A computed fold for an 82-nucleotide RNA from a Gemmatimonadaceae bacterium, annotated as c-di-GMP-I riboswitch aptamer. The organism belongs to Gemmatimonadaceae, within Bacteria. Its mean pLDDT, the model's own confidence on a scale to 100, is 85. It was read from a public genome assembly, where an Rfam model found it. It matches the Rfam family "c-di-GMP-I riboswitch aptamer". Rfam's curators write: GEMM was predicted in a large-scale screen for bacterial structured RNA regulatory elements. Gene Ontology term of the family: cyclic-di-GMP binding.
[in-house]
RNA sequence: AGCCGACACUAGCACACCCGUCGCGAGGCGGGGUCGCAAAGCCAGGAGUCUCCCGCCCAUCGGAGAUCGUCCGGUUGCCGAA
Numbered sequence: 001a002g003c004c005g006a007c008a009c010u011a012g013c014a015c016a017c018c019c020g021u022c023g024c025g026a027g028g029c030g031g032g033g034u035c036g037c038a039a040a041g042c043c044a045g046g047a048g049u050c051u052c053c054c055g056c057c058c059a060u061c062g063g064a065g066a067u068c069g070u071c072c073g074g075u076u077g078c079c080g081a082a
Stems, first nucleotide, its partner, number of pairs: 004080002012037002017032006035069001041075003045072003048067006
């Protein structure tokens, strides 16, 4: 250094829910909160799920979005046991 991840060390983040706020909406942001997380840091490239629009009643198809705490992938990083 790489792989790896411990009843280790120093830290970190923040599910649900509540309040405020933005959005048609999924959901985002801020505060509280703390289920959990070895990347629960970042990225929407692939897939999945969700929302809106179109349209022939629904649906399908298509388009535009959301989600990285759904998975895969990319990329950067703390510590140093086996």